[in-house]
RNA sequence: ACUGCCAAAGCCACACCCGUCGCGAGACGGGGCCGGAAAGCCACGGGUCUUCCCCGCCGUCGCGGGGCCAGAUCGCCGGGCUGCCAUGA
Numbered sequence: 001a002c003u004g005c006c007a008a009a010g011c012c013a014c015a016c017c018c019g020u021c022g023c024g025a026g027a028c029g030g031g032g033c034c035g036g037a038a039a040g041c042c043a044c045g046g047g048u049c050u051u052c053c054c055c056g057c058c059g060u061c062g063c064g065g066g067g068c069c070a071g072a073u074c075g076c077c078g079g080g081c082u083g084c085c086a087u088g089a
C1' cells in the first nucleotide's frame, strides 16, 4: 500500500426540538443520537434542490414547459487531498 475479522482509545452526529442568519434550498450554535471505517476537508465531474425571468393553463391555490446567472447539498454518487488503531505484506 491493501484490508477492517479480532480488539482498544477515541471521533462524527440522521430525524426531531429550541435559538440565530437567509427570499429560499439551507447553514451555524445548543440539545438529541438514525447511522458512519473517513459521516474529515474540497463544489472538480454528475445528480437533486433553491432564487430570478419568460410562456402556457387557471377564478384563486397552484401546475407544466423553457432560459441565463447565482446559490445549497461532500450524511447522494464519483474524483482529489489528509488522518487514528489493528491484521497481513
Stems, first nucleotide, its partner, number of pairs: 003086002011036002016031006034075001040081003044078003047073004052067006
A computed fold for an 89-nucleotide RNA from a Pseudomonadota bacterium, annotated as c-di-GMP-I-GGC riboswitch aptamer. Of the family's consensus pairs, 95% are formed in the model. The source organism's lineage runs through Bacteria, Pseudomonadati and Pseudomonadota. Its mean pLDDT, the model's own confidence on a scale to 100, is 78. The sequence was found by an Rfam model in a public genome assembly.